[in-house]
Context: one part of a larger RNA
């Protein structure tokens, strides 16, 4: 390298934008660089291979022959790739109307509920467990009416409902914003697909400066339990959870399924748009999404199946037995914590 694989055995990077690079709709001319035709030059000798000869034979030694699958170099094909010019319109895209949405960003507001305070009734218990006890309460709690701060999350609607590349996103108005779909026309012409490096976004946690802190609650602290309990259950409770602004860059970042494109029985739901037929809340079709089953195919089996894990092709990542180890060393980022890259002795 070649094969062969990547949902569950090892193996699709979290996620998208792209740069180089690979690929790459249609029609017509041209060129002839790829490719293809036969020539001529060259491809030293020996060595391998054949078919012979000598050494009694072989090993060796010899003679011819073949190959040396390259390479120049001119001539000649041109169907396919690639140049080049002219087009096309089916991919892509743009523009007209038009819908749906927890899509982002920032400002305001709404109740409900949990503490806490303040006052008022009112009193001996609350309160919590399997039991209990720490714990709060005769300085007047708990429960119950008024009020009043603060913060943080938004019930019900709610839906294998929606919306975004992911990772996420939910009370309600209101500003500025991205994207998808749908219709019919119109125009632009291959602008297109992936995408080594790069860039940018990435839950939770954790870190840095300030702010806030109702509630929960790593850590701590007391009661229990237990043979013991650095735990599970109770009563507290700091950082944290919450805002700004700057890092961290990893999760079982999950569909354990890369992106695109084409092409293969149904059948029942749901979303959001259209078009017809009817008007009964109702039905047929269609175009995007998002589910259930299920053939044919697939698969080790589960299972997958028009959203495929089926046939296919384009481009990228990854894998190559267990442990050692995703470590150590070295680089690189990072305040830090650690995070990318990554072995090998050794041993089953």
């Nucleotide at each position: 390298c070649u094969g062969g694989g990547c949902g569950u055995a090892a193996a699709g990077a979290g996620u998208g934008c792209g740069u180089a690079g690979g690929c790459g709709g249609u029609u017509u001319a041209u060129u002839a660089a790829g490719u293809c035709a036969g020539a001529u030059g060259u491809g030293a000798a020996a060595g391998c291979c054949c078919c012979g000869g000598g050494c009694u034979c072989a090993a060796c030694c010899u003679g011819g022959g073949a190959a040396c699958u390259g390479c120049a170099u001119a001539u000649g094909a041109u169907a396919c790739u690639g140049g080049u010019a002219a087009g096309c319109u089916a991919g892509a895209g743009u523009a007209u109307g038009g819908u749906a949405g927890a899509g982002g960003g920032g400002g305001g507001u709404a109740g409900a509920a949990u503490u806490u305070c303040u006052g008022g009734u009112g009193u001996a218990g609350c309160g919590g467990u399997g039991a209990a006890a720490u714990g709060c309460g005769u300085a007047g709690a708990u429960a119950u009416c008024a009020g009043a701060a603060g913060g943080a999350a938004u019930a019900c609607c709610g839906g294998u409902g929606g919306c975004g590349a992911a990772g996420g996103c939910g009370g309600c108005c209101c500003c500025c914003u991205g994207g998808c779909c749908c219709a019919a026309u119109a125009c632009u012409g291959a602008c297109g697909c992936u995408g080594a490096g790069g860039c940018a976004c990435g839950a939770a946690a954790g870190c840095g400066u300030g702010g806030g802190u109702a509630g929960c609650g790593a850590a701590c602290a007391g009661g229990a339990u237990u043979a013991g309990a650095u735990a599970c259950c109770c009563u507290g409770g700091u950082a944290g959870u919450c805002c700004a602004c700057g890092c961290c860059g990893u999760a079982a970042a999950c569909g354990a399924u890369g992106u695109c494109a084409a092409c293969u029985a149904g059948c029942c739901g749901u979303u959001g748009g259209g078009a017809c037929c009817u008007u009964g809340a109702g039905g047929u079709c269609u175009c995007a999404g998002u589910g259930g089953u299920a053939a044919a195919g697939c698969u080790a089996a589960c299972g997958c199946a028009u959203g495929a894990a089926g046939u296919u092709g384009a481009c990228c990542g990854c894998c190559u037995g267990g442990g050692g180890a995703g470590u150590a060393c070295g680089g690189c980022c990072g305040c830090a914590a650690g995070g990318c890259u990554a072995a090998a002795a050794c041993u089953c």
The prediction has a mean pLDDT of 89. Predicted 3D model of a 348-nucleotide part of an RNA (small-subunit ribosomal RNA, central domain) from a Gammaproteobacteria bacterium. It matches the Rfam family "Bacterial small subunit ribosomal RNA".